[in-house]
Molecule: c-di-AMP riboswitch aptamer (ydaO/yuaA leader)
Organism: soil metagenome
RNA sequence: CGCCGAAUCCCUUCGAUGGUCGAAGGGAACGGGGGACCCGAGUUGUUGGGGCGAGUUCCACGGUGAACCCGUGGGAGGCGCCGGCUCUUUCCGCGCCAGCCCGUCAGCUAACCCCGUAGGCCGACGAAAGAGG
Numbered sequence: 001c002g003c004c005g006a007a008u009c010c011c012u013u014c015g016a017u018g019g020u021c022g023a024a025g026g027g028a029a030c031g032g033g034g035g036a037c038c039c040g041a042g043u044u045g046u047u048g049g050g051g052c053g054a055g056u057u058c059c060a061c062g063g064u065g066a067a068c069c070c071g072u073g074g075g076a077g078g079c080g081c082c083g084g085c086u087c088u089u090u091c092c093g094c095g096c097c098a099g100c101c102c103g104u105c106a107g108c109u110a111a112c113c114c115c116g117u118a119g120g121c122c123g124a125c126g127a128a129a130g131a132g133g
Stems, first nucleotide, its partner, number of pairs: 002121003008028008029117006039107001048105001049102004056076008077097005085132007
C1' cells in the first nucleotide's frame, strides 16, 4: 500500500510535549436490537425460544452401545479474494462455511427507546464487458 468487517470522520476540555499520542465528553456517518394499528401467526418448552454473523443443509463411512458431538469424502446452498481510480456483471483460479450473545422473553411494525464503532490478516497475483471519474 492492500484485505475481511458496521467498526470511520470531526469538535471541545484536560494531560503529555516527537506527536499521526492518551483520557473524559459531544456530534456526524455507518451498523444492529427493541417497539403500534393493519397484516401474519394461534401459543402452550427437557427437543424451550431468540439475536449478531456468509458461516446452512443432505448423503455415505467411521469414531461409540447411542448420539442433535467429532473426523473423512461427496452433493446442494451461501460468503470472500482474484486488486493497485471506483462500482456492477461473467469466466478462470484460490480460500471460508466460525465464533459469540440474551436468559424463559421478543413475528412484522410508524412514532419512540436502546446498543456498537472492535478484532484479525496478506506480500502470491488471471481474462473480459459496461458505467462513472